[in-house]
């Protein structure tokens, strides 16, 4: 150049043939402890990569675009 695959929390990642955005960890703060650690128990944290179209409604579907990554030359 071709050509595939991801892009959702601070970190790894589900997510649904279109309607509630979550998980583990991580962080805050309780409780416990003699003081930590494990355990427990609340909570805080998201422009679902941008744009734009369908649709009554998009993290899903179409279209175009950035960025990473792997394959081929």
């Nucleotide at each position: 150049g071709c050509u595939g695959a991801a892009g959702u929390a601070g970190c790894u990642c589900a997510g649904u043939u279109g309607g509630g955005a979550g998980a583990g960890u991580g962080u805050u703060a309780g409780a416990g402890u003699g003081a930590a650690g494990a355990c427990c128990u609340a909570g805080a944290g998201g422009u679902c990569c941008c744009u734009g179209g369908u649709u009554c409604a998009a993290u899903c579907c179409c279209a175009g675009g950035c960025u990473u990554c792997g394959g081929c030359a």

The prediction has a mean pLDDT of 83. The RNA shown here (transfer RNA) has 73 nucleotides and comes from Chelonia mydas. Lineage of the source: Eukaryota > Eumetazoa > Euteleostomi > Sarcopterygii > Chelonia. Rfam family: tRNA. From the family's description: Transfer RNA (tRNA) molecules are approximately 80 nucleotides in length. Rfam links the family to the GO term triplet codon-amino acid adaptor activity.